A computed fold for a 172-nucleotide RNA from Brevibacillus sp. SYP-B805, annotated as glmS glucosamine-6-phosphate activated ribozyme aptamer. It matches the Rfam family "glmS glucosamine-6-phosphate activated ribozyme aptamer". Rfam classes the family as a riboswitch. Lineage of the source: Bacteria > Bacillati > Bacillota > Bacilli > Brevibacillus. The prediction has a mean pLDDT of 76. RNAcentral holds the sequence, with entries from Rfam.
RNA sequence: UUUUUCACGAAAGCGCCAGCACUGCGGCUGCCCGCCAUGGAGCGCAGUGGACGAGGUGGAGGUUUAUCGAAUUGUUCGGCGGAUGCCUCCCGGUAGCGGCGGAUCACUACCGUUUGGCACAGGACAAAGCAGCGGGGCGACCCGUUGGACAAAGCCUGUGUCAUGACCCGCA
Numbered sequence: 001u002u003u004u005u006c007a008c009g010a011a012a013g014c015g016c017c018a019g020c021a022c023u024g025c026g027g028c029u030g031c032c033c034g035c036c037a038u039g040g041a042g043c044g045c046a047g048u049g050g051a052c053g054a055g056g057u058g059g060a061g062g063u064u065u066a067u068c069g070a071a072u073u074g075u076u077c078g079g080c081g082g083a084u085g086c087c088u089c090c091c092g093g094u095a096g097c098g099g100c101g102g103a104u105c106a107c108u109a110c111c112g113u114u115u116g117g118c119a120c121a122g123g124a125c126a127a128a129g130c131a132g133c134g135g136g137g138c139g140a141c142c143c144g145u146u147g148g149a150c151a152a153a154g155c156c157u158g159u160g161u162c163a164u165g166a167c168c169c170g171c172a
Stems, first nucleotide, its partner, number of pairs: 014081004019077001020049007032040002052069003058090006091112006099171004104166003116162008130147007
C1' cells in the first nucleotide's frame, strides 16, 4: 500500500459512479486534426462534478420511476443500490348511531403519538440558488460564515356540511 473477514458508527434528496462533462500528471514512434506549437484528439494513472430544502419509520409480507415545491437552458442528465411511499394482514388508537348519558360487539373512515371525509377562510414555517467575506486544493472544484429574500404538499385555527347497526345499563 492492497485485498479479505469481523465488529462498530453514520445517512434516506440518502449512498455510489462503468456513461457524460471537466482537472492534474505521465506519455505523445506511427496514424488523425492543425493557425505547425512545449498544440488538439486518442492512450495510461490519479482525481472533480453528479439532489436544494419542506415532509416522512407500530410489526410482518409484497411492490418499485415513493410526497411536495425551490433552483436549473450542462448533469437535480444517465445509471446502480437503498428508502420512512403504496397494497394486504396483524397490533394499538381516534371519530361516526336512539330524547339524553354510558358500556360492549361489529362496520366505515382515519391516525401511529397523532387522530374522520369534503368545501371555504385565516395563520406560522425552507434551503440551495444570489450577494459579500474567509478557508482548503497545482487544478477541476470543495468547505465554512454573514446578509437579505422567495415555495408547495402537509400542518395549526375557525366556520359550514356529511359520515352506522345490534344489544345492554341508567335518566327523562